RNA sequence: AGUCCUGUAGCUCAGCGGCAGAGCGGCGCCCUCAUAAGGCGAAGGCCGGUGGAUCGUACCCACCCAGGACGA
Numbered sequence: 001a002g003u004c005c006u007g008u009a010g011c012u013c014a015g016c017g018g019c020a021g022a023g024c025g026g027c028g029c030c031c032u033c034a035u036a037a038g039g040c041g042a043a044g045g046c047c048g049g050u051g052g053a054u055c056g057u058a059c060c061c062a063c064c065c066a067g068g069a070c071g072a
Base pairs, nucleotide, nucleotide: 002070003069004068005067006066007065010024011023012022013021018055027041028040029039030038048064049063050062051061052060
C1' cells in the first nucleotide's frame, strides 16, 4: 500500500429506511436478624467522525479515524 470484517448503554451483543432494545453490571425499593439468592422499579445512548442521497437513516453511498483478519 490492497481486499474484507468490526465500531450501538459500564461490559457482552441484538436491531426490515419510519419514536434505539436485551442479558449482565451499577442504583432504589420489597423480602431477610443480616447477607446471598429471588421479586419489583427507574436510570443510563445524541448508534466512531464528517459529508452526501432520501420526505425520513444506527441501517444506503463516499471519505476519514480506531481495532482485527487475509494476501503481497
The RNA shown here (transfer RNA) has 72 nucleotides and comes from Piscinibacter sp. Its mean pLDDT, the model's own confidence on a scale to 100, is 83.